This is a predicted structure of a 119-nucleotide RNA (FMN riboswitch aptamer (RFN element)) from a bovine gut metagenome. Rfam family: FMN riboswitch aptamer (RFN element). Gene Ontology term of the family: FMN binding.
RNA sequence: CUUCGGGGCGGGGUGGAACUCCCCACCGACGGUAACCGCUGAAUGCGGAAGCCCGUGAGCUGUUUUUAUGCUGAACAGGUGAAAUUCCUGUGCCGACGGUAUAGUCCGGAUGAGAGAAG
Numbered sequence: 001c002u003u004c005g006g007g008g009c010g011g012g013g014u015g016g017a018a019c020u021c022c023c024c025a026c027c028g029a030c031g032g033u034a035a036c037c038g039c040u041g042a043a044u045g046c047g048g049a050a051g052c053c054c055g056u057g058a059g060c061u062g063u064u065u066u067u068a069u070g071c072u073g074a075a076c077a078g079g080u081g082a083a084a085u086u087c088c089u090g091u092g093c094c095g096a097c098g099g100u101a102u103a104g105u106c107c108g109g110a111u112g113a114g115a116g117a118a119g
Base pairs, nucleotide, nucleotide: 001119002118003117004116010024011023012022013021025105026104027095028094029056030055031054032053036048037047038046039045051093052092059071060070075091076090077089078088079087097108098107099106
């Protein structure tokens, strides 16, 4: 420098009106770690693997402006084992701002920005 770089409301109920409420459902960005899985005859090798473990990003705040700064969600129990908040089982929990009947899933800022990935 070029390219890439976020998924999800289906059914029922109430109502004048709800993809927003209630019941059931559905989704999980990027890097790290990882006893799991794959490749192999084998491995100290290579590849993949966590929404809630450690960080990052978007967002909010702040500033005349650009920075800096500050804020920024959620997990327990049991099992195996030398070792697991990562494996297995079970049950939970979380999700920016503006709009609108109260929104993780609709519309909007956004054909934006971006952690980062590949060449």